[in-house]
About this RNA:
A computed fold for a 349-nucleotide part of an RNA from a biocrust metagenome, annotated as small-subunit ribosomal RNA, central domain. The RNAcentral record of the full RNA draws on SILVA. The prediction has a mean pLDDT of 87. Its Rfam family is "Bacterial small subunit ribosomal RNA".

Context: one part of a larger RNA
RNA sequence: CUGGGCGUAAAGGGCGCGUAGGCGGUUGGUCAAGUCACUUGUGAAAUCUCUGAGCUUAACUCAGAACGGCCAAGUGAUACUGAUUGACUAGAGUGCAGAAGGGGCAACUGGAAUUCUUGGUGUAGCGGUGAAAUGCGUAGAUAUCAAGAGGAACACCUGAGGCGAAGGCGGGUUGCUGGGCUGACACUGACGCUGAGGCGCGAAAGCUAGGGUAGCAAACGGGAUUAGAUACCCCGGUAGUCCUAGCCUUAAACGAUGAAUGUUUGGUGUCUGGAGUUUGAGUCUCCGGGUGCCGUCGCUAACGCUGUUAGCAUCCCGCCUGGGGAGUACGCACGCAAGUGUGAAACUC
Repeated sequence: CUGGGCGUAAAGGGCGCGUAGGCGGUUGGUCAAGUCACUUGUGAAAUCUCUGAGCUUAACUCAGAACGGCCAAGUGAUACUGAUUGACUAGAGUGCAGAAGGGGCAACUGGAAUUCUUGGUGUAGCGGUGAAAUGCGUAGAUAUCAAGAGGAACACCUGAGGCGAAGGCGGGUUGCUGGGCUGACACUGACGCUGAGGCGCGAAAGCUAGGGUAGCAAACGGGAUUAGAUACCCCGGUAGUCCUAGCCUUAAACGAUGAAUGUUUGGUGUCUGGAGUUUGAGUCUCCGGGUGCCGUCGCUAACGCUGUUAGCAUCCCGCCUGGGGAGUACGCACGCAAGUGUGAAACUC
């Protein structure tokens, strides 16, 4: 390489948009590139394979055939693929009418709580722990009442629930805005799927500049514990956490499960549309779209998966190939830096 694989053994890109490329619905006509058939030319000899012959046999030698992934030209075939030209509507999309939603961005706004400040009441403790101590407190703390300031997060509702491509999204109102779903028709007429490169988004931490800082809290200081304790526990506490603008681009970025399409017994919850039944609420039945649990066949090394597949198939992309060395070195690219991406070998078991 081939083959075989990628939930947990090595292996799905963090996620999208999309270029090239690959693949692609139904039905006519034409062409004949792929495809198929035939003919001709060519495919040196030796060797190899088969058949036969010659040295007494064999090796060996000779003859014939076959092979040598064939290739080229010509003449035909037209089912499939392709090219071209028509037609279609089941894929895809647009319009119309609805309902749901923490989807996104911005502005405004609310209450509870913590902390701080001021004032009132009040007096000797408070706090903390396994036990303590550091700490706070007679300059009046803790507790309690009232007023004020400021920042951050939104209890209950809250759900195995919802939305989003993923990261993620939760007080309320308003504005702007994206996507999906359902229903009956009308329209376009394959416009589709995937997607190397590329571009964009991308938790937390971290970085730059300017703000902000209530609580929490790396670092740091102190008190304990301990043989020691650069920890676990306690008292403090700065970056940071928050906002604006710009970087960084990584995560157990997980469903450890790439995307799309078709197809394959059932049961039971839940969310959200629609239709029917019912006088009506309800109830029940059916048709969709999500999200859970159980489970048949099948699959699986087993665990398990099982219409939300890890079943049966098609198509495209990414990735794997013993452990360590090593996600290291070197080179290149990106970055302010931290570092990230790409990514070996010697050697060793």